The part of an RNA shown here (small-subunit ribosomal RNA, 5' domain) has 494 nucleotides and comes from an uncultured bacterium. The full RNA is in RNAcentral, with records from SILVA.
Context: one part of a larger RNA
RNA sequence: GGAUGAACGCUGGCGGCGUACCUAACGCAUGCAAGUCGAACGGGGAUUUUUAGCAAUAAAGAUUCUAGUGGCAAACGGGUGAGUAACACGUAGGGAUCUACCUUGGAGAGGGGAAUAACGGACCGAAAGGUUCGCUAAUACCGCAUGUGGUCGUGAGACCAAAGGGGCUAGUGAUAGCCUCGCUCUGAGAGGAGCCUGCGUUCGAUCAGGUAGUUGGUGAGGUAACGGCUCACCAAGCCGAUGACCGAUAGCUGUUCUGAGAGGAAGAUCAGCCACACUGGGACUGUGACACGGCCCAGACUCCUACGGGAGGCAGCAGCGAGGAAUAUUGCACAAUGGACGCAAGUCUGAUGCAGUAACGCCGCGUGGGGGAAGAAGACCUUCGGGUUGUAAACCUCUUUUAUUUAGGACGAGUGAGGACGGUACUAUUUGAAUAAGUCUCGGCUAACUACGUGCCAGCAGCCGCGGUAAGACGUAGGAGGCGAGCGUUAUCC
Numbered sequence: 001g002g003a004u005g006a007a008c009g010c011u012g013g014c015g016g017c018g019u020a021c022c023u024a025a026c027g028c029a030u031g032c033a034a035g036u037c038g039a040a041c042g043g044g045g046a047u048u049u050u051u052a053g054c055a056a057u058a059a060a061g062a063u064u065c066u067a068g069u070g071g072c073a074a075a076c077g078g079g080u081g082a083g084u085a086a087c088a089c090g091u092a093g094g095g096a097u098c099u100a101c102c103u104u105g106g107a108g109a110g111g112g113g114a115a116u117a118a119c120g121g122a123c124c125g126a127a128a129g130g131u132u133c134g135c136u137a138a139u140a141c142c143g144c145a146u147g148u149g150g151u152c153g154u155g156a157g158a159c160c161a162a163a164g165g166g167g168c169u170a171g172u173g174a175u176a177g178c179c180u181c182g183c184u185c186u187g188a189g190a191g192g193a194g195c196c197u198g199c200g201u202u203c204g205a206u207c208a209g210g211u212a213g214u215u216g217g218u219g220a221g222g223u224a225a226c227g228g229c230u231c232a233c234c235a236a237g238c239c240g241a242u243g244a245c246c247g248a249u250a251g252c253u254g255u256u257c258u259g260a261g262a263g264g265a266a267g268a269u270c271a272g273c274c275a276c277a278c279u280g281g282g283a284c285u286g287u288g289a290c291a292c293g294g295c296c297c298a299g300a301c302u303c304c305u306a307c308g309g310g311a312g313g314c315a316g317c318a319g320c321g322a323g324g325a326a327u328a329u330u331g332c333a334c335a336a337u338g339g340a341c342g343c344a345a346g347u348c349u350g351a352u353g354c355a356g357u358a359a360c361g362c363c364g365c366g367u368g369g370g371g372g373a374a375g376a377a378g379a380c381c382u383u384c385g386g387g388u389u390g391u392a393a394a395c396c397u398c399u400u401u402u403a404u405u406u407a408g409g410a411c412g413a414g415u416g417a418g419g420a421c422g423g424u425a426c427u428a429u430u431u432g433a434a435u436a437a438g439u440c441u442c443g444g445c446u447a448a449c450u451a452c453g454u455g456c457c458a459g460c461a462g463c464c465g466c467g468g469u470a471a472g473a474c475g476u477a478g479g480a481g482g483c484g485a486g487c488g489u490u491a492u493c494c
Stems, first nucleotide, its partner, number of pairs: 001494004006490005013365006019358002021323001026321003030318003035072003040069002043066010079276003088201007097193003102189007110144001112142002119134006149160004164181007202248003209239003214236008251273004255266004278299005301312004329355001331354003337351001338349004368398004378389004403431001406428003412421001438483005443464003449478005459466002
């Protein structure tokens, strides 16, 4: 000199774009953050139409809402960096694998069965919730058939499927045809995921030996898949000064800062990967999890309780307490982009888009322009002549960025409508220099000097050093220098 997720002191007009708990992965009140589908299914409620009826009501239909069964999603998106020195990451390869939804082919979708929630009855419990009896549906569940095909097998052969819904037309209807959304088996693809390997990846030798499923083999089990992944048996191997093992520290990378470069340092925001979700362990469901807002067990903590027993997990968005030098609103909207579900209309979305707070950073603009004295007043200095502040002010004149007044008013919306932001940006207009300057320094390094006060005191200080009665170094004043909506200090990196 440059840089910062900065903080502190003084000061502070505006805009654009960014950024904002670096500390306690400390604890959390409250609200919201993952639902959706009635065109899978049987019920229930509301409104309404028609028919029957005097009416209550009953039957059929339409619209709408829905607890439950069922499907898909919830493994994405969002957060954090505790752990991890490791195939975790980066890069270059490999093969023994899986893949819902999507794309594109081939083949099929025949015929049956048994349940169960909701619901009703009885009952238990303070609650959370539960027991028992009975009824019922399906795209829920289970057999049989078929086998284009697939798996296993040298072969013979063995084994493996399925589901319907909606619309239109015809028909009195049963039903049939067409269209569409689905279903089953299977081939290929795309994207995704798992696994293996070479190389690279911090410090300590005041860590020198480490290892017993350890190293390899045979066989078996297990997995989507290879493999001591697991087990039985057999052998005694395997790693290590090219640093094993142990300890300390740490998420990795693209990148960022600095530097002429080589290098050094960092890993906030954004992007990719990994790991974690109160602590530890476990599996279930599922194409996918050993699952942040799922389950079970144990533990710590908090809460409720009728004391028998229950409930919870902000490292999601806001917000609170605590810690700290220090870090924001319990905001608006799904209008856009994207996601989930749905035929769709649409619903949900603290992702996201926006707004709010903060000079925290970068960039831009302004705080006026011109004229104006051999030079007012005041202040300061003085050799008392004068000098400086200083064209600075006053005064004259001009302009209106900004500010303010009043109107108009978007783009972002494609496709008829629909805009949170937002009456915002922007445009015109009114008023009037009006609404807007500080901070640090002035001994040398280092740009900028005098006076007074103080008297080794009070104080300054990055280093050298100043101060003990004429201090350009302390304090104040005048003046000057630097930068400027900032300036200075501290911390850290180059």